A computed fold for a 101-nucleotide RNA from Neobacillus bataviensis LMG 21833, annotated as Glycine riboswitch aptamer.
The prediction has a mean pLDDT of 80.
Of the family's consensus pairs, 91% are formed in the model.
RNAcentral holds the sequence, with entries from Rfam and Ribocentre.
The same sequence occurs in records of 2 taxa.
Taxonomically the source falls in Neobacillus bataviensis (Bacteria, Bacillati, Bacillota, Bacilli).
RNA sequence: AUGAAUAUUGUGGGAGAGUCUAAACGCAUUGUUUAGCACCGAAGGAGCAAGUCCCAAAAAUUGGGGUCAAUCUCUCAGGUAAAAGGGACCACAAUAGGACG
Repeated sequence: AUGAAUAUUGUGGGAGAGUCUAAACGCAUUGUUUAGCACCGAAGGAGCAAGUCCCAAAAAUUGGGGUCAAUCUCUCAGGUAAAAGGGACCACAAUAGGACG
């Protein structure tokens, strides 16, 4: 002196689906809570392939188990007018970091 992975912070962008029904509370209201039905997937969470490892039989392979990703699947949680908030992920900046050279 180059400054990767990774982590944190700030700023910006950022989808989907019900202004549902009933009751109660509140009271300018399109709010809150409980129950019910219908939906969404991009907080979080859970599940699975190939591959790989082990065991058994068999010597062609088969069976069982472990490990194993996601924007896939599930819908527990969360969410479903606008606004607010949240939001996987992306960009920029900074800090830490110190791969590679």